[in-house]
RNA sequence: UCUAUCUCUGCGGGAGAGUUGGGAACCUCUGUUUCCAACGCCGAAGGCGCAACCGCCCCGGAAACGCUCAGGCCCACGGACCGCAUGAGACCGA
Numbered sequence: 001u002c003u004a005u006c007u008c009u010g011c012g013g014g015a016g017a018g019u020u021g022g023g024a025a026c027c028u029c030u031g032u033u034u035c036c037a038a039c040g041c042c043g044a045a046g047g048c049g050c051a052a053c054c055g056c057c058c059c060g061g062a063a064a065c066g067c068u069c070a071g072g073c074c075c076a077c078g079g080a081c082c083g084c085a086u087g088a089g090a091c092c093g094a
Base pairs, nucleotide, nucleotide: 001094002093005090006089007088008087009085010084011083012082013081018039019038020037021036022035023034024033025032026031040073041072042071046069047067048066049065053061054060055059
């Protein structure tokens, strides 16, 4: 210096799932917002569990599977994951 990988950063994409009752506020509406309660529901922050799979195979790492503690169920925020950037760092090899 080049290349591969990983992390961070920036941009873009990004799903699922709600009814009822009550209180308050707002006001074209008997509609919207918010709070509480009951039951229901979702899984793609996180967390936990099994172990498909992987490894250096003693042992360890482990999911998009499962659980639903947390989180979420208008929108927004968030969002696993994917793509782009070469901006920064780590680092295999040449």